[in-house]
Context: one part of a larger RNA
């Protein structure tokens, strides 16, 4: 890992609500307990109701407050309750099930392992040579020196012994700490045997929070104890109808929780909802504006005031390339500016459409209270983020299906079951791949189409506006292009051409006191300009359309899903076709829900009325009829995606009750063929095994469904 078995909402309470039901009803009902065994009889204390109000005394359809006959609260003014049974949720309790880490009592451990204590034991062998003695020297005597004798030391080397410093291995080991080589102490504060002692907030600790039996920031075992868990995990058959939230308040509150919003369901009300027209309002956004306010700010004009300089005994005067108030022109900004101001949205009213899982009222039972992108209006952040934080609207959430190659949040479109029909839709029609290499006119040469900006270009098509031109434009070629003058200053020089000033005047078709290259300055060479040869257009500039550069990344083309496309398979404009989906449509079916209708005798139930039997005299049974509603039936509408959730129908397991069957001529179980049903599932039958019990119908009752819990045991 798989098989198999077990494996979670339960039980108590004369509790608490509420629903369906049942009995009695202004009244319901007994409990403990007794007699007793008859789903029997007592048993009236209690309890709830049949009045409230007040804190209470107390009053009483009133009553508190209050001085009130005021005035207000909360009440009566007519009313249904109450006792069982049943679910639904609560409260109390282990309370859906499994899980802590810990807390507390009471005992258990020093056979590990620290410490001490009392007794024993143990250290191969080599070396080193300290006091002291002793002889000798030396001294006054001494120190003090030499041989020697000695045998000291947490001395020295290096077995056993002990201990772990480095390496390698070993890591589902040989081993829950170990081998192998090195290593480090080895007369000490050494090592070790046996015997006691100390005990859990406590011992012992050369101290590492170490060690106290493979357990140590408080051992270990039982017990409180099923401790507590706002948290993670699980939570078991099925079918039909509805169908959210991720919000707003407040919180020792942020991942909980309570109220509120949104969902179910019952009862009620009965169009009150929404939608659109039309009417009637209340705003201050966007947009503008602003000599209409508050403020910001630019440029000119004007020029107060104040500084500066001159004058000046004071008073004054003058002056200025300084400031710049208010003023005035123009042109501008604003969330916390308005002299204005929309479109939406918003509120009444009203007409009409619309009847729909519209709207409200109460109540019962919830889940939510971590959202997520996209569009659109905004804050925060950089006018940053698949970034955050509001409004708004959609989708996803809880949403299948078709597009976008793939791709919750884009786009189309809301999936009741079935069909080898049919029409679209969003986005397609050359192949891959359903359907058009469709049809007109451009337009593009760049694989643009198939990634990108500022900026940049005689790309290319179009519309415009202007200037020149057969009296000859534009390019090109031939020729002039000159004189006063080398202007005047400046300068070593300055001649058209370093700079500064000026920019005339003459000839002449025309020629500038020079356009640019030049020279030390001249010269030279060019242009402007002009004529002349050619011969029809040349120049500017404005605006739209598609292209061009700007374009650098790391496994392989790799910025069309590929293939491949050029009067297209790219693009623009118009037209026709067609393919394309769970969507609409046919055609059959199931299911819900409303509307009508409803008998050929139907059928159950309430009520009323008749009849016959019975009777304890409460009633009870069978039967006829009449209304009203449920059920069932026929039409007709509409509906049937869905998580959490609510609701309602049913399946199957085990027993119990009644009533009815099977069965050794084979029961249950089990296999195997066949079959039924809308699903859980069931079964006519046949046949194998098996060898004693099993099934139906209505009721009841639960140890009643298993795939998940790293679930528990078992097996492979």
């Nucleotide at each position: 890992g798989c098989c198999u078995g077990c494996g979670a909402g339960u039980u108590a309470g004369u509790g608490g609500u509420a629903c369906g039901u049942g009995g009695c009803g202004a009244g319901g009902u007994u409990a403990a307990c007794c007699c007793g065994u008859g789903u029997g009889g007592g048993g009236a204390a209690g309890c709830c109701g049949u009045a409230g109000c007040g804190a209470a005394a107390g009053c009483g359809a009133g009553u508190c407050c209050g001085a009130a006959u005021a005035g207000g609260g909360c009440g009566a003014u007519u009313c249904a309750g109450u006792c069982g049974c049943g679910u639904g949720c609560u409260c109390u309790a282990g309370a859906c099930c499994c899980g802590a880490a810990g807390c507390g009592g009471a005992g258990u451990g020093a056979u590990c392992u620290a410490g001490c204590c009392a007794u024993g034991g143990g250290c191969a062998g080599g070396u080193u040579g300290a006091a002291g003695c002793g002889c000798g020297g030396g001294u006054a005597a001494g120190a003090c020196c030499g041989c020697g004798u000695g045998g000291a030391g947490g001395a020295c080397c290096g077995a056993a012994c002990c201990c772990a410093c480095c390496a390698g291995g070993g890591u589902u080991g040989a081993a829950a700490a170990c081998c192998u080589g090195g290593g480090g102490g080895a007369u000490g504060a050494c090592c070790u045997g046996u015997g006691g002692u100390u005990a859990g907030g406590g011992g012992u600790g050369a101290a590492a929070g170490g060690c106290c039996a493979a357990u140590c920031a408080a051992a270990c075992u039982c017990c409180g104890u099923g401790a507590u868990a706002g948290c993670u995990g699980g939570u078991u058959c099925u079918c039909c109808c509805c169908g959210a939230a991720a919000u707003g308040c407040a919180u020792u509150u942020a991942g909980g929780u309570g109220c509120a919003g949104c969902g179910u369901c019952a009862c009620g009300u009965g169009u009150u909802u929404c939608u659109u027209g039309c009417c009637g309002g209340a705003g201050g956004u966007a947009g503008a504006g602003c000599u209409a306010c508050u403020g910001g700010a630019u440029a000119g004009c004007c020029g107060a005031u104040g500084g500066g300089c001159c004058c000046c005994a004071c008073c004054a005067g003058g002056u200025u390339a300084c400031u710049g108030a208010c003023g005035u022109u123009a042109g501008c900004c604003a969330a916390a500016c308005u002299c204005c101001g929309a479109a939406u949205g918003c509120c009444g009213g009203u007409a009409a459409g619309c009847c729909a899982g519209a709207g409200c009222g109460u109540g019962g039972c919830a889940g939510u209270g971590a959202g997520a992108c996209u569009g659109c209006g905004g804050g925060g952040g950089a006018u940053a983020a698949g970034c955050u934080c509001c409004g708004u609207a959609g989708u996803c959430g809880a949403g299948a299906g078709g597009g976008a190659a793939a791709c919750a949040g884009c786009c189309c479109a809301g999936a009741c079951c079935a069909c080898c029909a049919g029409c679209u839709a969003a986005g397609g029609c050359c192949c891959c791949u359903a359907a058009g290499c469709g049809u007109a006119u451009g337009c593009u040469a760049a694989g643009u189409g198939g990634g990108a900006a500022a900026g940049g270009a005689u790309g290319u098509g179009g519309a415009g506006u202007u200037g020149c031109a057969c009296a000859g434009a534009c390019a090109a070629c031939c020729a002039g292009g000159a004189g006063g003058u080398u202007g005047g200053c400046u300068u070593a020089g300055a001649a058209g051409c370093a700079g500064c000033c000026a920019c005339c005047c003459u000839u002449g078709a025309a020629a500038g006191a020079g356009u640019g290259c030049g020279u030390a300055a001249u010269a030279g060479c060019u242009c402007a300009c002009u004529g002349g040869u050619c011969a029809a257009g040349u120049g500017a500039u404005u605006c739209c359309g598609c292209g061009c550069c700007g374009a650098c990344a790391a496994u392989g083309u790799a910025g069309c899903g590929g293939g491949g496309c050029u009067c297209a398979a790219g693009u623009a404009u118009a037209c026709c076709g067609c393919c394309g989906a769970a969507g609409c449509u046919g055609u059959g079916g199931c299911a819900u829900u409303c509307a009508c209708a409803u008998a050929u005798c139907a059928g159950c139930u309430c009520a009323g009325c008749g009849c016959a039997c019975c009777u304890u005299c409460g009633g009870g049974u069978g039967u006829g009829u009449u209304c009203a509603g449920g059920c069932g039936u026929g039409u007709g509408g509409a509906u049937g995606g869905g998580u959490a959730g609510g609701g309602g129908a049913g399946c199957g397991u085990c027993g119990u009750g009644u009533g009815g069957c099977g069965a050794g001529u084979g029961a249950a179980g089990u296999c195997g063929c066949g079959g039924g049903g809308g699903a859980a599932c069931c079964c006519a039958g046949c046949g194998g095994u098996g060898g004693a019990c099993g099934c139906c119908a209505c009721a009841c009752g639960a140890g009643u469904g298993a795939g998940a819990a790293u679930g528990c045991a078992g097996g492979c």

Predicted 3D model of a 716-nucleotide part of an RNA (large-subunit ribosomal RNA, domain II) from Cellulomonas sp. Leaf395. Model confidence (mean pLDDT): 83 of 100.